Model confidence (mean pLDDT): 81 of 100. Small-subunit ribosomal RNA from an uncultured bacterium, 1472 nucleotides, folded computationally.

């Protein structure tokens, strides 16, 4: 697109088609009769005429109507068409185009001709009689277009002879002669005549037979056949044949698929496709079967006969049980069966069919109508207009507003459909009957009547928008978008997929979009699919070249000439049924539909002509291909035979403790003498160097010498043969290892086995042993990644550089050079998906062979075949998946590789892990022990401060349009203190007293109430999100234009060489340039110069004091901040192309980014926060808001992280001495001073600070003392008494004296930190804060170390290279077993069926044969009689039940095939 379609929802007309799936069973009713002009017979009822007779009502008889007659019956003639199915058939059924010289053909046409005499029965019918019915028998009459004879012999046939023409083998057609056989019917007439019979010519329709080509799958169907092939001689036929039979003969069919099996009417056509094709076989049309199933035959022109017969079998009825009937794959109809498909309808009016002379009968054929949107058209649900503004209900919204929407209401028109009336077709013209004409059934005219559809189409008034719209779908493909629901559920979905709280994907409305009386779905065929490729693919790596070779059949095939014409072009004929499809015209209003007309039908047959190709045939030629001569190369191939190294063995000698093997060991061997070493000897296997991109070989393969056979390739000659070639299905050889079989060998090496190691395990890898077996003879096997994963040939298409064999030139040798024929390696052109191939093609082209057609199941299973097995070889489905695969690219990743940085390691210093304790986390508890963060990158992190408070958690108590804010307005007012009461407090009640400025008008905060209006949530979703942060990583990467290379994806650049801390810089380079990153720039430190100075500073000069920049002064020095120099590999030496590296150089405060901070690319981890903040959605609202008190965030068998203080003498205490930077400071730092042992307490200067205070650093230095100890170390833990903050300090602070004095004696596997002012050590200050848990962070000085001149390893990291079956990216992917569940499916002892053959049995009907009781009318003979016709009686022809055979359905028995089910068990797949 399509449909005999089915289902879902809807549903106005009309036309025009259609319309059972089970060949499954059928109640009823019809579908085949007709002819009285063939015949016998003749009934009722009625009506008429007429005779009788009457009781006048009518009865009786005879004629005529009815009668062109009603049930039946002889007889024709038709039931062989007409109508349904598609069951069986792979077949001369069918298609198409021949053949009949091998045939028939009622009725119709034509041609010639005929039609004489005669007979005798049998039905109807009558009696009689059987049975229940169906039906039947016995006797008897009797007619014909029913049957029989005769007699004419035109003419048939036949059989025999004879001429003569044709032809296409057999043959055919004519003509003559003989002899046999053999025919007929009537019947109507208007008397002209029609009909009808008989033979006879020809025709013409229908048929029957044969034949070429064509016509479905399967080889897991390779052989089949005995009437079978042929042939003589018969029988049978309308005719040819083995159709049939008897005798001979051994033939016939097949890989060009025969026989078996499935499955199926075929074709013209339908549908689709560009067309080649595919797929179907409804309606229409030919043809063919078939009629419940099987099997026969009778009649007939024709049937082995849908609605005839006759067997049998099943099935149904009916029955008096003895018997019968039946056949809807005709039209309705039923039931059953399905998803499913009409009415038990009207007429023969028309168009045909059948019977008749003809009227006319008959006709589920046919015309028509009912029923279904089943399909194809065609119309229609109304058409204009409705102006700005507003504008219902729904539906979105950013709340402005938009949509639906001119839609609607409203005015105006129309009426096609509708509804009611009303007129009203068209198909009709014959037939028949009459007049006229005429030779005639012809014309001419007139008459009679004739419609199921149908009062239908169509038509014409009237009436009124009136009676008429739905399905689907809206993520992509595909035209059309939103809201709500739901919440991986519920669904949707052809594929992709969609859904797990913001779904254009499910459910729902809005809108919208397509189609429209439909429209979806399903199901099937075709397309696209060049996805079976004939047009028109392929096979090196994707599926795919047999494991090589030989070679029959097959396919293909060199150059001349010449004949043919199979083929091939051509042209004409014929056919190619009609509808169909195109064209065109034309009728129904249009189209659907129909009609007529044309064209076309690629096909096939004859016939004529070409004669290039192909073929065929003759002749010929040399270039393919042999052969011959002569050469030389070689692990070809068999046999024999001979040789040396080695290894093992055995004997002897020498010698003495091991030796052997491994990553390291054991096992083993060894003193009974090993291992080593010498020498002599057995034995069996392989053949070092030579040795190579090297030769041979068909391939498997083949390597010490030698010899004997022996196969094949090359050179070179250019003498024979002339196309002998090429390739190859089946066939035949050969074929690596390992395997089997018999025999023999048997040194070494070695499955299997043994033991020793590694292992978690170790049925392995490693080691020590070791049997098959490796060799040898002769067999089988027949396979490999048998690979160059690349079939064989043959032509052709640039070049360079090896090498192997023979020739040649180069005079010789030698470099060099060429031709052939191998054999490498890098390219052109081409080609390819693409890597890659590229004269040894995977490039152009040709001939043949082989082979493929997702991916798994599976190279299984079964079937068949070879094999001694092993096991080979051909080879499926069920089912399961939506991919599998190949080549490249970017990545990630490796117990790959290569370059390289890194406190990565190594050298070194201190630590952590052990103890006590702080803290943080987990787990546990608990009403709560708020949440949160969890590898690196959560665990002294958020939190720079949990006793209330913070608080977010619990217990209780209260409160609800609010609590705090802000603003607007009105109204009060001390709203503030203060007393008292209640309560835990909050909150509640009851008194008292009354602010501040002022120009005295008023202002101005404050505070109650009450109104507007805006509530709040640390509740959930960091996987809705912003923003900010972590991390890899201060790692050195990321990208971008334009160009350029690939079909692409990408590439490149950005890589190589070097360099660097750097994708830093050089130089190359198909790149050239940019952006972000690095680096600079910023900030602080180091040095110096200017400019400024006070609180900072004082050097010189001046005053002063006990003593002190103290003062006056200074701008010099320190400083202080502002601004500016300086370092850049600048000089210099070394080598380097440069960049740049190295130097105890130089100069410099500083030397190679000086030192440290900030700052952190693209991109990653759904990384961490919704409890900083903001924010979308959800929830909650007398509460998940808010407020009060109490508790808890601090519990407490444990475990983990960070730190702190230690274990001491490089040290503790005691007492004495020095030296800082950097902060902070008014609810605060706090000098001094009293007072106390101490915490501190009271008083009181300065300073909002370079000025005052914190502020007298500590480690250190000297003196003393302790003397190795659980201590004069070591401070935990507990009692005492205090101080202090604070509303409070018990759960729970800090801190100060006494007292107590726990672990702990340097820390196990592990494991963090660090490269110089750095570790390590030691005091100080800060934030946060009342106070503090701070030993925690932040930042600042003090004093101050040792190693590392490397990159082998461990972690991590950049670049780069080459693998990958990764892509959620090794935490990845995945193989097997085993447990669990569904599917389907092989085996199986059997088990119930189907199918088809095959022996034997059996034998109905029936045909054919033989016999044959009997009969013996219609005929022939012979006899008697009779003679007028005849009769009798015998014989024959004729008829014949009955039997016998032959064949022959069902049926039965038997051994066996072969399908398809079913089977306890049991094998392996597939999917979760």
């Nucleotide at each position: 697109g399509a449909c005999g379609a089915a289902c879902g929802c809807u549903g106005g007309c009309g036309g025009c088609a259609g319309g059972c799936u089970u060949a499954c069973a059928c109640a009823u009713g019809c579908a085949a009769g007709u002819c009285g002009c063939a015949c016998g017979a003749g009934a009722a009822c009625g009506u008429u005429c007429u005779g009788g007779c009457u009781u006048c009502g009518g009865c009786c008889g005879g004629g005529a109507c009815a009668a062109u007659u009603a049930c039946a019956u002889u007889g024709g003639c038709g039931g062989a068409c007409g109508g349904g199915u598609g069951c069986u058939u792979a077949u001369c059924c069918c298609u198409u185009a021949a053949a009949u010289a091998a045939c028939c053909u009622g009725c119709c046409c034509u041609c010639a001709g005929g039609c004489g005499c005669g007979g005798g029965a049998c039905a109807a019918u009558c009696a009689c009689g059987g049975g229940a019915a169906a039906c039947c028998g016995u006797g008897g009459c009797u007619a014909a277009u029913a049957c029989c004879c005769c007699a004419c012999g035109u003419c048939u046939u036949c059989u025999g002879g004879u001429c003569c023409c044709c032809c296409c083998a057999u043959g055919g057609a004519g003509a003559c002669c003989a002899a046999a056989u053999a025919a007929a019917a009537c019947c109507c007439u208007u008397c002209g005549g029609g009909c009808c019979c008989c033979u006879u010519u020809g025709g013409a329709u229908g048929g029957g037979u044969c034949u070429g080509c064509g016509u479905u799958g399967a080889a897991u169907u390779a052989c089949c056949u005995u009437g079978u092939u042929g042939g003589u001689a018969a029988a049978u036929u309308a005719c040819a044949a083995c159709c049939u039979c008897a005798c001979c003969a051994a033939g016939g069919c097949a890989a060009c698929a025969a026989u078996c099996c499935a499955u199926a009417c075929c074709u013209g056509g339908u549908c689709u496709a560009a067309a080649a094709g595919g797929a179907c076989a409804a309606u229409c049309a030919c043809c063919c079967a078939c009629a419940c199933u099987g099997g026969a035959a009778c009649u007939g022109a024709a049937a082995c006969a849908c609605g005839g017969c006759c067997c049998a079998a099943a099935c149904u009825c009916c029955u008096a049980c003895g018997g019968a009937a039946g056949g809807c794959a005709c039209c309705a109809u039923u039931g059953g069966g399905g998803a499913a498909u009409c009415u038990u309808g009207c007429a023969c009016a028309a168009u045909g069919g059948g019977g008749u002379c003809a009227c006319c009968c008959c006709u589920g054929a046919u015309g028509c109508a009912c029923c279904c949107a089943u399909g194809c058209c065609c119309c229609g649900u109304g058409a204009a207009g409705a102006a700005a503004a507003a504008c219902a209900c729904c539906c979105c919204u950013a709340u402005g507003g938009g949509g639906c929407g001119u839609a609607a209401a409203c005015u105006c028109c129309u009426u096609u459909u509708c509804u009611g009336a009303a007129c009203a077709a068209a198909a009709a013209a014959a037939c028949c009957c009459c007049u006229g004409u005429a030779u005639g059934u012809u014309c001419a005219g007139g008459g009679c009547g004739c419609g199921a559809c149908g009062g239908u189409a169509u038509u014409u008034c009237a009436g009124g928008a009136a009676u008429a719209a739905c399905c689907a779908c809206c993520g992509g493909c595909u035209a059309a978008c939103u809201c709500c629901u739901u919440g991986c559920c519920a669904c949707c979905a052809c594929c992709c997929c969609c859904g797990g709280u913001a779904a254009u994907a499910c459910g729902a409305a809005g809108g919208g979009u397509g189609c429209a009386a439909c429209c979806g779905u399903u199901g099937u065929c075709c397309g696209g699919a060049a996805u079976c490729a004939c047009u028109g693919g392929g096979u090196g790596u994707a599926a795919a070249g047999g494991g090589u070779g030989u070679g029959c059949a097959g396919g293909c095939g060199g150059g001349g000439c010449a004949a043919c014409a199979a083929u091939u072009c051509g042209a004409a004929u014929g056919u190619g049924a009609a509808a169909c499809c195109c064209c065109a015209u034309g009728g129904c209003u249009c189209a659907a539909c129909c009609a007529u007309g044309g064209a076309g039908g690629u096909g096939c047959a004859u016939u004529c002509a070409a004669a290039a190709c192909u073929g065929u045939u003759g002749c010929u030629c040399u270039u393919g291909a042999u052969u011959c001569c002569c050469g030389g190369a070689a692990a070809g191939g068999c046999u024999g035979u001979c040789g040396g190294a080695a290894u093992u063995c055995u004997u002897g000698g020498u010698g003495u403790a091991c030796c052997g093997g491994u990553g390291a060991a054991a096992u083993g061997c060894u003193u009974a003498a090993a291992u080593a070493u010498c020498a002599c000897g057995a034995g069996g296997a392989a053949c070092a160097c030579c040795a190579a991109a090297g030769g041979c070989g068909a391939a498997a393969c083949c390597g010490g010498g030698c010899a004997c056979c022996u196969g094949g390739a090359c050179g070179g000659g250019u003498a024979c043969u002339g196309a002998c070639c090429c390739u190859c299905a089946g066939g035949c050889a050969c074929g690596a290892a390992a395997g089997c079989g018999u025999g023999g060998g048997g040194a070494g090496c070695a499955a299997a086995c043994a033991g020793g190691a590694u292992u978690a395990g170790a049925u392995a890898c490693c080691c020590u042993g070791g049997u098959a077996g490796u060799c040898c003879a002769c067999c089988c096997g027949g396979u490999a990644a048998a690979g160059g994963a690349u079939g064989a040939a043959c032509g052709u298409u640039c070049g360079c550089c090896g090498u192997u064999g023979c020739c040649c030139c180069g005079u010789u040798c030698a470099a060099g050079g060429g031709c052939c024929a191998g054999u490498g390696g890098u390219u052109a052109a081409g080609u390819u998906a693409a890597g890659g191939c590229g004269u040894u093609a995977a490039g152009c082209g040709u001939u043949c062979c082989a082979c493929u057609u997702g991916g798994g199941g599976a190279g299984u299973a079964c079937g068949a075949u070879g094999g001694c097995a092993a096991g080979g070889u051909u080879g499926a489905a069920a089912u399961u998946c939506a991919a599998a695969g190949g080549a490249a690219u970017g990545g990630a990743c490796g117990g790959g590789g290569g370059c390289c940085c890194c406190c990565a390691c190594a050298a070194g210093c201190g630590g952590u892990g052990g103890a006590g304790c702080a803290u943080g986390u987990g787990g546990u508890u608990c009403a709560u022990u708020u949440g949160g963060a969890u590898g690196c990158a959560a665990c002294g992190g958020g939190a720079a401060g949990a006793c209330c408070u913070u608080u977010a958690c619990u217990u209780a108590g209260g409160u609800u349009g609010g609590a705090a804010c802000g603003u607007u307005a009105a109204a009060g007012g001390a709203c503030g203190g203060u007393u008292c009461u209640u309560g835990a407090a909050a909150g509640g009640g009851a008194g008292c007293u009354u602010c501040c400025c002022u120009u005295u008008u008023g202002g101005g905060g404050c505070u109650u109430u009450u109104a507007g209006g805006g509530a709040g949530g640390u509740a959930c979703u960091g996987c809705a999100u912003g923003g900010c942060u972590g991390u890899g990583g201060u790692c050195a990467g990321u990208u971008c234009g334009u160009g350029u290379c690939g079909u692409g994806a990408g590439a490149u650049g950005u890589u190589g060489g070097g360099u660097u801390a750097a994708g830093u810089c050089c130089g190359g380079c198909a790149a050239c340039g940019g952006g972000g990153g690095u680096a600079a720039c910023c900030c602080u430190u180091g040095u110096c110069g200017u400019u400024a100075g006070u609180u900072a500073c004082c050097u010189g000069g001046g005053g002063g004091u006990a003593a002190u920049g103290c003062c006056g002064g200074g701008g010099a020095u320190u400083u202080u901040a502002g601004u500016g120099a300086g370092a850049c590999c600048g000089c210099u030496u070394g080598g380097g192309c440069a960049a740049g590296c190295a130097g105890u150089g130089a100069g410099g405060a500083a030397g190679g980014u000086g030192g440290g901070g900030a700052g952190g690319a693209g991109g990653u981890c759904a990384a961490g926060u919704c409890u900083u903040c903001a924010u979308g959605g959800u929830c909650u609202u007398u509460a998940c808001g808010c407020u009060u008190a109490g508790g808890g965030c601090u519990g407490c068998a444990c475990a983990c992280g960070u730190g702190u203080u230690c274990c001491a003498a490089u040290g503790g205490c005691c007492g004495g001495g020095a030296c800082a930077a950097g902060g902070a400071g008014c609810a605060g730092c706090c000098c001094c001073c009293u007072c106390g042992g101490g915490g501190g307490a009271g008083g009181g200067a300065g300073g909002g600070a370079a000025u005052c205070u914190u502020u007298g650093a500590a480690a250190c230095c000297c003196g003393g003392u302790c003397u190795c100890a659980g201590u004069u170390g070591g401070g935990a833990u507990u009692g005492g008494a205090g101080u202090u903050u604070g509303c409070a300090a018990u759960u729970g602070g800090a801190u100060u004296c006494c007292a107590u004095g726990a672990a702990g004696c340097a820390g196990g596997a592990a494991u963090g930190g660090u490269u110089a002012g750095u570790a390590a050590u030691g005091g100080g200050g800060g934030a946060u804060c009342a106070g503090c848990a701070a030993u925690g962070c932040c930042g600042g000085g003090a004093g101050g170390a040792a190693u590392c001149g490397g990159u082998u390893c461990c972690c991590g990291g950049c670049c780069u290279u080459g693998g990958u079956a990764c892509a959620c990216c090794c935490c990845g992917c995945c193989g097997g077993u085993c447990a669990a569940g569904c599917c389907a499916u092989g085996g199986a002892a059997g088990u119930g069926g189907g199918g088809a053959g095959c022996a034997c049995c059996g034998g109905a009907a029936g045909u054919c044969c033989g016999u044959g009781a009997u009969u013996a009318a219609a005929u022939u003979c012979u006899a008697g009689c009779a003679u007028g016709a005849g009769u009798u009686a015998g014989a024959g022809a004729g008829a014949g039940a009955g039997c016998g055979g032959c064949c022959g359905a069902a049926g039965g028995u038997g051994a066996g095939c072969u399908c398809a089910g079913u089977g306890a068990c049991u094998g392996g797949g597939g999917c979760u």
Rfam family: Bacterial small subunit ribosomal RNA.